[in-house]
This is a predicted complex of two RNAs, RNase P RNA and transfer RNA, with 452 nucleotides together. Model confidence (mean pLDDT): 79 of 100. It holds a member of the Rfam family "Bacterial RNase P class A". The family's RNA type in Rfam is ribozyme.
RNA sequence: UGGGAGGCGAGUGAGGAUCGCGGCACCUUCGGGUGUCGAGGAAAGUCCGAGCUCCGCAGGGCAGGGUGCCGGGUAACGCCCGGGCGCCGAAAGGCGAUGGAAAGUGCAACAGAGAGCAUACCGCCGAUGGCUCCCUCGGGAGCACAGGCAAGGGUGAAAGGGUGCGGUAAGAGCGCACCGCGCGGCUGGCAACAGACGUGGCACGGCAAACCCCACCCGGAGCAAGGCCAUGCAGGGACGAGGUGCGGCCCGCACCACGAAGCUUCGGCUUCACAGUCCCGGGUAGGCUGCACGAGGCCGUCGGCAACGCCGGUCCCAGAGAAAUGAUCCCCUCCGCGCGAGCGGAGACAGAACUCGGCUUAUUCCGCCUCCCCCGUU
RNA sequence: GUGGGUGUAGCUCAGUCGGUUAGAGCGCCGGAUUGUGGUUCCGGAGGUCGCCGGUUCAAUUCCGGUCAUCCACC
Numbered sequence: 001u002g003g004g005a006g007g008c009g010a011g012u013g014a015g016g017a018u019c020g021c022g023g024c025a026c027c028u029u030c031g032g033g034u035g036u037c038g039a040g041g042a043a044a045g046u047c048c049g050a051g052c053u054c055c056g057c058a059g060g061g062c063a064g065g066g067u068g069c070c071g072g073g074u075a076a077c078g079c080c081c082g083g084g085c086g087c088c089g090a091a092a093g094g095c096g097a098u099g100g101a102a103a104g105u106g107c108a109a110c111a112g113a114g115a116g117c118a119u120a121c122c123g124c125c126g127a128u129g130g131c132u133c134c135c136u137c138g139g140g141a142g143c144a145c146a147g148g149c150a151a152g153g154g155u156g157a158a159a160g161g162g163u164g165c166g167g168u169a170a171g172a173g174c175g176c177a178c179c180g181c182g183c184g185g186c187u188g189g190c191a192a193c194a195g196a197c198g199u200g201g202c203a204c205g206g207c208a209a210a211c212c213c214c215a216c217c218c219g220g221a222g223c224a225a226g227g228c229c230a231u232g233c234a235g236g237g238a239c240g241a242g243g244u245g246c247g248g249c250c251c252g253c254a255c256c257a258c259g260a261a262g263c264u265u266c267g268g269c270u271u272c273a274c275a276g277u278c279c280c281g282g283g284u285a286g287g288c289u290g291c292a293c294g295a296g297g298c299c300g301u302c303g304g305c306a307a308c309g310c311c312g313g314u315c316c317c318a319g320a321g322a323a324a325u326g327a328u329c330c331c332c333u334c335c336g337c338g339c340g341a342g343c344g345g346a347g348a349c350a351g352a353a354c355u356c357g358g359c360u361u362a363u364u365c366c367g368c369c370u371c372c373c374c375c376g377u378u
Numbered sequence: 379g380u381g382g383g384u385g386u387a388g389c390u391c392a393g394u395c396g397g398u399u400a401g402a403g404c405g406c407c408g409g410a411u412u413g414u415g416g417u418u419c420c421g422g423a424g425g426u427c428g429c430c431g432g433u434u435c436a437a438u439u440c441c442g443g444u445c446a447u448c449c450a451c452c
Base pairs, nucleotide, nucleotide: 002373003372004371005370006369007368008367009366013332015330016329017328018327019326021038022037023036024035025034026033027032040349044360045359047358048357049356050355051354052222053221054220055219056253057252059251060250061249062248064218065217066216067215068214069083070082071081072080073079084098085096086095087094088093099213100212104211105210106207107206121153122152123149124148125147128146129145130143131142132141133140134139161179162178163177164176165175166174180202181200182199183198184197186195187194188193226289227288228287235280236279237278238277239276242256243255244254259272260271261270262269263268296315297314298313299312300311302309303308334345335344336343337342379451380450381449382448383447384446385445388404389403390402391401397435406422407421408420409419410418428444429443430442431441432440
């Protein structure tokens, strides 16, 4: 210098001037004034996980849903960190929903001879049996009918280990070597797993983001949760011996209800009421709270490879109403043009609304750090 | 804010426990019939299955992300 990989930071920046908006506190002559604070890294998508609140307990089982290599972090997670394994890359590095396919069920169109304890279309062979011919009667040559084979060709995403040597009539784990695979104990590691050794000629192909099995996790609803106050109204009908949690089912516990009258041939029947459930109808359309000190931010010591944790110090930092959080000018920074004074231009994505931890997606001008490869020079 | 659905031809919809060429009606184009137009008959064209990835031999269909649109909720 060129090409690449990983990560971090900032976010129309800093300073000044003039004007403007919202919350809170104080002052006020009620007009306003002073002080202070005032968007984001994603406030977004609402995809996960929680806090908080209510549902009587938040209990057990089934069903249902989710997650899925191992270890750790965390309040928790499908997140993060470290490691293993597989694939991609020359490397730095990247990607992976990555448990089980010898528990069972199922799927594989088309093509192809054969596709799931598979098969013989082309092909190879003529050892064995058969047929024909020759013959020196030992045998030889030919055919490819029976039969043998799965090496080669062909089909396919996939054809029941791969390469090589031997072997054979031709072949074949048929034999051997190496590689792969299975099994066994051993060694290392917390583990996933790895290594070397022995052993088996291979039995056991793919799909579980198909059902399923195994392990672990999950009660439901959500700040329009919920609490308090104010305003306002009109009740009616059906069901009812069980009901409430549950918006799938069953079980346990708890709570609420299980009442009264009449008739009676004493079996029951009728009427009213009741915990509540459902339907129709009527009313309100305010206000306060929840709600801004929190798994909080920043700095430092220590522990840990790291995620993160412990301790100490320091700071208080938006909050509504759906609506505020801004505009203009000067100067500096960046880019282009110009010798120059200067002129022109650029800045995105987007905007809180109960609050946190993540993920994902959108995005500009840039700045910084680390690493890999190539070329040149030394 | 919360919960749920849909996206397939120009329009309205089928097809979805993965399988060869994704269909239907209306519309469109061409031809026939007619003096002409309509009707009718015959033939034909037209599809990134919203988009981007993944699983699989194979994806409209299964999974993840994303965009658009619709509905319900004091």